[in-house]
Context: one part of a larger RNA
RNA sequence: GGCGUAUGGGGGAUGCCUAGGCUCUCAGAGGCGAAGAAGGACGUGAUAAGCUGCGAAAAGCUACGGGGAGGAGCACAUAUCUGUUAAUCCGUAGAUAUCCGAAUGGGGCAACCCACUAAGUUGAAGACUUAGUAUCCGAUAGGAAGCAAACCCGCUGAACUGAAACAUCUAAGUAGGCGGAGGAGAAGAAAACAAAAGUGAUUCCGUAAGUAGUGGCGAGCGAACGCGGAAGAGCCCAAACCGUUGUUGUUAUGGCAAUAACGGGGUUGUAGGACCACAAUAUUUUAUGCUAAUUGAACUAGAACUACUUGGAAAAGUAGACGAUACAAGGUGAUAGUCCUGUAUAGGUAAGAGCGGUAAUAAAUAGUGGUAUCCUGAGUAGGGCGGGGCACGUGAAACCCUGUCUGAAUCUGGCGGGACCAUCCGCUAAGGCUAAAUACUCCUGAGAGACCGAUAGUGAACCAGUACUGUGAAGGAAAGGUGAAAAGAACCGUGAAUAACGGAGUGAAAUAGAUCCUGAAACCAUACGCUU
Numbered sequence: 001g002g003c004g005u006a007u008g009g010g011g012g013a014u015g016c017c018u019a020g021g022c023u024c025u026c027a028g029a030g031g032c033g034a035a036g037a038a039g040g041a042c043g044u045g046a047u048a049a050g051c052u053g054c055g056a057a058a059a060g061c062u063a064c065g066g067g068g069a070g071g072a073g074c075a076c077a078u079a080u081c082u083g084u085u086a087a088u089c090c091g092u093a094g095a096u097a098u099c100c101g102a103a104u105g106g107g108g109c110a111a112c113c114c115a116c117u118a119a120g121u122u123g124a125a126g127a128c129u130u131a132g133u134a135u136c137c138g139a140u141a142g143g144a145a146g147c148a149a150a151c152c153c154g155c156u157g158a159a160c161u162g163a164a165a166c167a168u169c170u171a172a173g174u175a176g177g178c179g180g181a182g183g184a185g186a187a188g189a190a191a192a193c194a195a196a197a198g199u200g201a202u203u204c205c206g207u208a209a210g211u212a213g214u215g216g217c218g219a220g221c222g223a224a225c226g227c228g229g230a231a232g233a234g235c236c237c238a239a240a241c242c243g244u245u246g247u248u249g250u251u252a253u254g255g256c257a258a259u260a261a262c263g264g265g266g267u268u269g270u271a272g273g274a275c276c277a278c279a280a281u282a283u284u285u286u287a288u289g290c291u292a293a294u295u296g297a298a299c300u301a302g303a304a305c306u307a308c309u310u311g312g313a314a315a316a317g318u319a320g321a322c323g324a325u326a327c328a329a330g331g332u333g334a335u336a337g338u339c340c341u342g343u344a345u346a347g348g349u350a351a352g353a354g355c356g357g358u359a360a361u362a363a364a365u366a367g368u369g370g371u372a373u374c375c376u377g378a379g380u381a382g383g384g385c386g387g388g389g390c391a392c393g394u395g396a397a398a399c400c401c402u403g404u405c406u407g408a409a410u411c412u413g414g415c416g417g418g419a420c421c422a423u424c425c426g427c428u429a430a431g432g433c434u435a436a437a438u439a440c441u442c443c444u445g446a447g448a449g450a451c452c453g454a455u456a457g458u459g460a461a462c463c464a465g466u467a468c469u470g471u472g473a474a475g476g477a478a479a480g481g482u483g484a485a486a487a488g489a490a491c492c493g494u495g496a497a498u499a500a501c502g503g504a505g506u507g508a509a510a511u512a513g514a515u516c517c518u519g520a521a522a523c524c525a526u527a528c529g530c531u532u
Base pairs, nucleotide, nucleotide: 001531002530003529004528005527006526007525008524009523015517016481017480020452021451022449023448024447025446026445027444028443029441030440031147032146039100040099041098042055043054044053046078047077050074051073061094062093063092064091065090066089070082071081072080105114106113107112115133116132117131118130119129120128121127135144136143137142151182152180153179154178155177156176162169166216192199193198203230204229205228206227207226213221214220234433235432236431237377241264242263243262244261245260246259247258248257249256250255269411271376272375273374274373275370276369277368278367284364285363286362287361288360289358290357291356294353295352299347300346301345305320306319307318308317309316321338322337323327329341330340331339382406383405384404385403386402387401388400389399392418413428414427415426416425417424468475469474488516491503492502493501494500
């Protein structure tokens, strides 16, 4: 020096565990904000650095309800208090709520500085206290702003990439930017589809179907009709006509005409309405008020087991019992239906919600016939040029939108049925509203998992968006486990020692001693054996 065995150190793998995550289901909620939000700064405790709570009334104040013996948060200490005259705690409703922040009296390098007006504090100055003093919309009343995870609508809008290069094309109307709304949003009651038969607003799902098509006919893109389901709901204006009021014009001062606002009327394709004639107050719905089954916070009651053995400890084993509308789950010194919290079940009230009932008020809502005249959405429909959207790339290219130039008809009207024409069929544009079925989850409650188990699972199980890095935008960790219970090692000794160690003691265990469960490997050491 090597190898082996043994014993340690070192290290923190593995095993076990879970306080935290992940993905869903059902239900709720779907907003907060000038009555000052979200988010912060600074304070606030007997002692108080941090977190949590709270706000100069500051780990809190008041009322009501619940509850019933301890309590003064995390936090295990000392002191001092408090509580059956009902505390702490839980629920509901209030009070208070510094400064910054939309931040709003003006300013500003956020949490700071400086004002004005009114009232008050001692008459004045000064200082102080309380209230007010931003902008926009709106006649007033009042409203807006800012924040917030996704979902929704509109405007705007890439590139990488794919095409095995690349330009049309694709990616993709995606990402990104801006604006807006709601618990959903959007869409929506046919100028729709269809095809010789019919359907009857919209939305969503399945199918049709990777079909028909489209496409440097490349890569790719990609319907609809119909059928089956979810849901189901239909309405209101403009106009004709009638009237009121105001203004203007004109006049024979009786009016007439024009115009504006408002009221009545009216709302469609089998055309309808005005108008004329007739009939008549029917029917139904909604809102408000009252009532009230029920629901609804904290919460209440809630069955049934003992003995022996092993053990540190019984829930284990043995023996014999019992409950069950409760054998869900968690805890308890090992594995508990019967020990504890609970669970099934039953009960319980405040605010609030509330099927239904009821009466009044208010609002809305209907018919038949005639057809001479009037009305039925105009810079619109359509057309030219240039684009865009439609599965559809200009194509035979209909349909929809429109930057630009034009530009009808008026029910004997107009549009569509994929160039265009005819026949036939369908519909009635150029105004508006509309629940449900659908999408999502920052958040609350209950629950689930052939999801993870500390290099995993959220970046974060732990005081984490922290420490730290960066001028900044931004990037971004590591770090869990004594024990059943601190019983966390009194006392003695060695020592300079509050280090460390040896005794003693606790404990089932201390090689469980706080660098604390288990404690692998690398690496280091000691002893012994063999060997060069």